The prediction has a mean pLDDT of 84. Predicted 3D model of a 478-nucleotide part of an RNA (small-subunit ribosomal RNA, 3' major domain) from an uncultured Lachnospiraceae bacterium. The full RNA is in RNAcentral, with records from ENA, Greengenes and SILVA.
[in-house]
Context: one part of a larger RNA
């Protein structure tokens, strides 16, 4: 000087408390451990591994296993020789890779040849998801969006170092004010950026429809218009600016006015010096080591989907603030669409099929649910709760759904009556609850990332638990 302390002081955070809803019990989905296996490819392991890499394992992917093949090789560059093709199509054998046969048969040219491609030969080499993340780059997590981390000059100290950065206030903040042997500066904080909340100006189609005219069973449907909504560009607006009180006359705090918004308005992006030899050699790159008729490469099939069990994360429930049925009638946002989205019509109980309008989309389509109101049934039961499991019959995608996809109908109708110790999230348009979309994607979503609808309770407070910041005391640790 740091680090540590079951030392002290001050302060903060859904840290506790106050509340609301969960997890832990059940079934299923998914990841992991373990076990099994020819193989169950590899990585990730307290917080910060475990719906994680994987934004999607039937083949492919695929790295694993078995079997069948190849050896200058599936891929690149270079030499020599041969051919005129290569590709494609068909037939035969084969599980296929592959092998054989048949058909097909390049371009330029100064006719010497050249280009391009295939095959053959020899060798340099290719190739490796093989090892080392404790040799590395790059990228990332974490403390933590915590308020810290430093430097120049000066001063003090023999020196390591100190001072500044401490102190009194204040702040979300090393934020600002005051004081001070310090005076300044840098990286962080804040602001500048995006979005949301309110007007204005400009613009008016694909959006909108107040007034006018036409028109309908109804309808911006038509003429017309750009007022309104909206769209999207510019600019305004919030700054403790104004008033009062407190404070040291300061910084600032509290209250008020005006205002769409008030004291950082809400949300996002943004992550200092560093810590953990943290993670990644399997994104990629890369040193060294290793393999080279194999640890490379091609193919078929299997496996990654196993199952006594244990754990994590979710979904669905256990019901009446509910479930079921019927008829009628609502209200979003953000997205996506041409090998696509697919209306209407029609067939089917349905998944879906047929036909097919429109739309490269403010145009057309995908396309809401919960809620609210009406009617009927259920009346507290393992039930008209719950839907696992199983059987049969079908649909879709795709060469192909046996291992191993999703969906539909009929039948079947398991556990489960609110969950021990323990433990998690959340402070407002939040929790809870309801649906919608997208990426990946032929197909496959209870996951992930977004979007809106409905919409709470509670916070006295900082004694305690956890984490963190500053000052200080102690230390046998570095």
């Nucleotide at each position: 000087u740091g680090a540590c302390g079951g030392g002290g002081g001050c302060c903060c955070g859904c840290a506790c408390a106050a509340g609301c809803g969960g997890u832990g019990g059940a079934g299923u989905a998914u990841g992991u451990g373990g076990u099994u296996u020819a193989a169950u490819u590899c990585g990730a392991c307290g917080c910060a591994a475990c719906g994680c890499g994987a934004a999607g394992a039937a083949c492919c992917u695929u790295a694993c296993c078995a079997a069948g093949g190849c050896u200058u090789g599936a891929c690149a560059u270079g030499g020599a020789g041969a051919c005129g093709a290569c590709c494609g199509c068909g037939c035969u054998a084969g599980a296929g890779a592959u092998a054989g046969c048949g058909c097909u048969u390049u371009c330029c040219u100064u006719c010497g040849g050249g280009a391009c491609g295939u095959c053959u030969c020899a060798c340099a080499c290719a190739g490796g998801u093989g090892g080392u993340g404790c040799a590395u780059g790059g990228u990332u997590g974490u403390c933590g969006u915590c308020a810290g981390c430093u430097c120049g000059u000066g001063u003090c100290g023999u020196g390591a170092g100190a001072u500044g950065u401490u102190g009194g206030g204040u702040u979300a903040a090393g934020u600002c004010c005051c004081g001070c042997a310090a005076c300044g500066a840098g990286c962080g904080c804040a602001a500048c950026c995006c979005u949301u909340a309110c007007g204005a100006u400009u613009a008016g189609u694909a959006g909108c429809c107040a007034g006018c005219a036409g028109g309908u069973a109804a309808a911006g449907c038509u003429g017309g218009g750009c007022a309104c909504u909206c769209u999207a560009a510019u600019g305004g607006g919030a700054c403790u600016g104004c008033c009062g009180u407190g404070g040291a006359u300061a910084a600032c705090a509290c209250g008020g006015a005006g205002g769409a918004a008030g004291g950082u308005g809400g949300g996002g992006a943004u992550g200092a010096c560093g810590u953990c030899a943290a993670a990644u050699c399997a994104u990629c790159a890369u040193g060294c080591c290793c393999c080279u008729u194999a640890u490379g490469u091609c193919u078929u099939g299997g496996g990654c989907u196993a199952c006594a069990c244990a754990c994590g994360u979710a979904c669905u429930a256990c019901a009446a603030u509910g479930g079921a049925u019927g008829a009628g009638a609502a209200c979003a946002a953000a997205g996506u669409g041409a090998u696509g989205c697919g209306a209407a019509g029609u067939c089917g109980c349905g998944a879906g099929g047929c036909c097919a309008a429109g739309c490269a989309a403010a145009g057309c389509a995908c396309a809401a649910a919960a809620a609210a109101g009406c009617a009927u049934c259920c009346u507290c039961a393992g039930u008209u709760c719950g839907g696992a499991u199983u059987g049969c019959a079908g649909g879709c995608u795709g060469c192909a759904a046996c291992u191993c996809g999703c969906c539909u109908g009929c039948a079947u109708g398991a556990a489960g009556u609110u969950g021990g110790a323990a433990u998690c999230g959340c402070u407002a348009g939040u929790a809870a609850u309801c649906g919608c979309g997208a990426a990946u994607c032929a197909g496959c979503a209870u996951g992930u990332c977004g979007c809106g609808g409905u919409g709470a309770a509670u916070a006295c407070g900082u004694u305690c638990c956890c984490g963190g910041g500053c000052c200080u005391c102690g230390u046998a640790c570095a």